[in-house]
Context: one part of a larger RNA
RNA sequence: GUAUGUUGAAGGAACUCGGCAAAUUAGCUCUGUAACUUCGGAAAAAGGAGUAAUAAACAAUAAUUUUUGUUUAUUGUCAUUAAAGAAGGGGAAGCGACUGUUUAAUAAAAACACAUGUCUCUGCAAAUUUGAAAAAAGAUGUAUAGAGGCUGACACCUGCCCGGUGCUGCAAGGUGAUGUGCGUUUGCUAAGGCAAUCAAACUAAUCCCCAGUAAACGGCGGCUGUAACUCUGACGGUCCAAAGGUAGCGAAAUUCCUUGUCGGGUAAGUUCCGACCUGCAUGAAUGGUGUAACGACUUCUCCGCUGUCUCCAACAUAUGCUUGGUGAAUUUGAAAUACCCGUGAAGAUGCGGGUUAAUUACAGCUAGACGGAAAGACCCCGUGCACCUUUACUAUAGUUAUAAGUUGUAAAAUUAACAUUUUUGUGAAGAAUAGGUGGGAACGUAAGUGUCCAGUGAAAUACCACCCUUAAAUUUUGAUUUUACUUAAUUUUAUAAACAGCUUAUGAUAGGUAGUUUGACUGGGGCGGUCGCCUCCUAAAAAGUAACGGAGGCGUACAAAGGUAGAUUCGAAUAUAUUUUAUUUGGGAGCAUAAUGGCAUAUCUAUUUGACUGAAAGAUUAACAAAUCAAACAGGGAUGUAAGUCGGUCAUAGUGAUCUGGUGAUUCUGUGUGGAAAGGUCAUCACUCAACGAAUAAAAGGUACGCCGGGGAUAACAGGCUAAUGAUUUUUGAGAGUUCCUAUCGACGAUAUCGUUUGGCACCUCGAUGUCGGCUCAUCACAUCCUGGAGCUGUAAAUGGUUCCAAGGGUUCGGCUGUUCGCCGAUUAAAGUGGUACGUGAGCUGGGUUUAGAACGUCGUGAGACAGUUCGGUCCCUAUCUACUGUAAUUGUUAAAAAUUGAGAGGAUUAAAUUUUAGUACGAGAGGACCAAAUUACGUAAAACCUCUGGUGUAUCAGUUGUUUAAUCAAAAGCAAUGCUGAGUAGCUACGUUUAUAAAAAAUAAUUACUGAAUGCAUAUAAGUAAGAAGUUUACCUCAAAAUAAUUUUUUAAGGUCGUAAUAGAAUAUUUACGUUGAUAGGCUUAUAAUGUAACAACUGUGAAGUUGAAGUUAAGAAGUACUAAUAAACCU
Repeated sequence: GUAUGUUGAAGGAACUCGGCAAAUUAGCUCUGUAACUUCGGAAAAAGGAGUAAUAAACAAUAAUUUUUGUUUAUUGUCAUUAAAGAAGGGGAAGCGACUGUUUAAUAAAAACACAUGUCUCUGCAAAUUUGAAAAAAGAUGUAUAGAGGCUGACACCUGCCCGGUGCUGCAAGGUGAUGUGCGUUUGCUAAGGCAAUCAAACUAAUCCCCAGUAAACGGCGGCUGUAACUCUGACGGUCCAAAGGUAGCGAAAUUCCUUGUCGGGUAAGUUCCGACCUGCAUGAAUGGUGUAACGACUUCUCCGCUGUCUCCAACAUAUGCUUGGUGAAUUUGAAAUACCCGUGAAGAUGCGGGUUAAUUACAGCUAGACGGAAAGACCCCGUGCACCUUUACUAUAGUUAUAAGUUGUAAAAUUAACAUUUUUGUGAAGAAUAGGUGGGAACGUAAGUGUCCAGUGAAAUACCACCCUUAAAUUUUGAUUUUACUUAAUUUUAUAAACAGCUUAUGAUAGGUAGUUUGACUGGGGCGGUCGCCUCCUAAAAAGUAACGGAGGCGUACAAAGGUAGAUUCGAAUAUAUUUUAUUUGGGAGCAUAAUGGCAUAUCUAUUUGACUGAAAGAUUAACAAAUCAAACAGGGAUGUAAGUCGGUCAUAGUGAUCUGGUGAUUCUGUGUGGAAAGGUCAUCACUCAACGAAUAAAAGGUACGCCGGGGAUAACAGGCUAAUGAUUUUUGAGAGUUCCUAUCGACGAUAUCGUUUGGCACCUCGAUGUCGGCUCAUCACAUCCUGGAGCUGUAAAUGGUUCCAAGGGUUCGGCUGUUCGCCGAUUAAAGUGGUACGUGAGCUGGGUUUAGAACGUCGUGAGACAGUUCGGUCCCUAUCUACUGUAAUUGUUAAAAAUUGAGAGGAUUAAAUUUUAGUACGAGAGGACCAAAUUACGUAAAACCUCUGGUGUAUCAGUUGUUUAAUCAAAAGCAAUGCUGAGUAGCUACGUUUAUAAAAAAUAAUUACUGAAUGCAUAUAAGUAAGAAGUUUACCUCAAAAUAAUUUUUUAAGGUCGUAAUAGAAUAUUUACGUUGAUAGGCUUAUAAUGUAACAACUGUGAAGUUGAAGUUAAGAAGUACUAAUAAACCU
């Protein structure tokens, strides 16, 4: 010093985030008890009184000496539940009804659960759940049952919206896969046919569509006018919407602004309570509003109580320290490990300069060693990981639908197709109900009909054949629907039954599950912006050249806006009287479009298609891939008389690799051969692959539950650089100040300094430099808040204003809030501004911020998120070095001892009030001094001390409860916090006492002067001479010859080890007192002092008890006394 305990004067929460911690209360009996209330509670509410022992009587009782109770009388104490054990209480608010449960190891809560309410599903082989299945749970239950979701007792209630999403229903239409499939096309084939291809039609669920549903997910508005002061807006208008938030509550666990405003409580209230309503961003089972009871919940407050505090003190035990024994760990590049200023990868024990420093230990302390510990958890990065979410992508379990199989019999109905047999066919004209075409002169037993002929008409008839159309019947095949049957297992009965179940194919659905994706640049990242191409500037006169530098464009257009040939000229100026003509010039107009460069290439007319085919030497550019320019040649053309020109456009943008696929052409290849398929070649088409050299055909989010690898290549803190911002000077002086720039204030400007603000940069540190505020302890600067000294004043005095000098000392206590800050209360001489890693967490705290839990508002479909709010939430380190505070040892100075000086260092340094001068100077008055002197000590800071006043005082004295022990009584002792309680010596202490900050000198600051020139004046200065401050030096107190330049003086011996000790003390020392010629310590005796009248005995009383009796006992203190120990001897220097 710490930990755990004990006590505490006066005050009593002033402490602090917060009464944290501690203290208070406490048992039993009697009494008494409020609001409110679900009538049960609240309640042990609150608040009071009593409590032991002895004796007697009475009562109860098993207890007539002994248990319990009542009454009466008495006894002693500070105190009788005498110890231990044993609620502090009241009021108000929030949340949750309650008892309960939870993050084993930082969260116990407002979270979970809960009874209650409600919705949905489920008819039993139940739904739901587990499983691959068998099977099982549900349940040996059956809708008063089971499962799932939401809400969360109770009371009053639970509004509007079905547009979106979901769920449920409906079945008309659309859509809709395998499958069935009249048929199409192609190829091959002698044929039958085979293979491929396309496709009408038929066909389910789903989806669209239509409706219902919110105690399903969810949602629940703007603008504007208006009333006889103003304000407000019952009232009106208009737009939008599915509907526009009802009741209730409301600055709230929700309110940003905000410490809203008002009221209450307080001296003072960012919290709290009651209201208001302007609800950033309340609101009705994601329940709204209340609510008695309950809560180790959160907030506010009062009473009591206290060492939480003012302000700390003493004591006990343990540890720390010393000795003996035993004996770890962290850490460690090596160490021979100072300070200041500077430097430097930007904060140095180690570099530069200076200063300081003899050597070595011990006890402390924690400022530094960017101390130790943990390859930073924040931040960024990684074509890292994990988990979670979803209307990311892609799959998939499951569910569901259709088809086929397992799969049989029979009947009926409907329907489709084919076939057969029948049947149907009316314009007018014409015998008349002419389906069409071909054949055809006969057919028939007959009646008769028909041909020919005539006639009508577009068509002519009998008969035969084929076909169309209409409608029936039958057969076959297919489909759909309905009904019936039973034979699908070892037996029987019942039921079901070709359904179901199972298998396969296909569709729908499908975060239930899985695999993945979710860009880069970036003055950190995110948000924003951008990403390819063209033009200009930046670009520094070749080319090229960056930035999240400054400006703009493009993702086309044109059959003429192309080719050729010809013609002509827009603007301005000059000359000429005009038209005209000529000349010159152009930066303007124009050249489809941006800009730049360029240009008569512009405009018009005529005629045309070179906006050609095959191709290319050579250059430019250039990592590559690409890109650009291009003479000459061949072919066949356009135009022009011709020379010639023409392979698009004044030039520079108008774009996209490869793969894959389509179309056309093709002398190419053709898997035994011939073909075909397929491929190649040429031409061409399909990418806002715009993240534009294009990772895939196909891709979004969250992580505070997080993890890994890295980064000071990159942010947050701090440092550094910078100084825009900020702060502070100087200067100018428009103006204000009645007049007058400068008593005071000072615009627009100029200048410099600082490194306290907000920033910029990203230089050290990410194998860790702990972050706000408070506490503690400080230290420096001065741009001074007070105190000191001055100048000016628009200074009468007093009180002030402003400026200069000055850093010696000082610079308060509270209320609110985590606050710094700030506001407020009360004071003060004053309540300074800043730096020190926004000083200080190996010193403390942990309220805030900033992990994991939970809630509200808001955002998000969601996981989740919020410099929004709210409740809760592990702070490790034994000190090696330096530094610092102390204590020693050694050596030197010296041979030794005793004294001394003081170079130097440190400390201290204050302020007020009252009185006198003096109610004077001043002033009309009111008021009211300077200078000078004295007193006080409230206050501040410090040192010493314990006489007094107090505290403590654990081997002092006394009282006393419970209990144990020695046979018992008495008297004692032990334990119960020293058991508790009352006092208290020494010592230590403050709340006590004493003292100090006094008085002076010197040189100075600002300032004020004398004499006085430079400058015949003036001038405090140049020579010379003065005054002048709490500041500086001395002075005062303390340390101080290692002051290595090691002082000086005196003496010649002195000292230690050893023993007894304390006034000294961690050890060791020092100092002091002693060592038998002795009071050093212990013991003993006496007195003082403390306590308070011991035991024993006697007497009194039935007894508790009382009296004789200031008795007895006693620690550290005083005096006396050698009884004991300091003996004897030896050693060292």
Molecule: large-subunit ribosomal RNA, half B
Organism: marine eukaryotic metagenome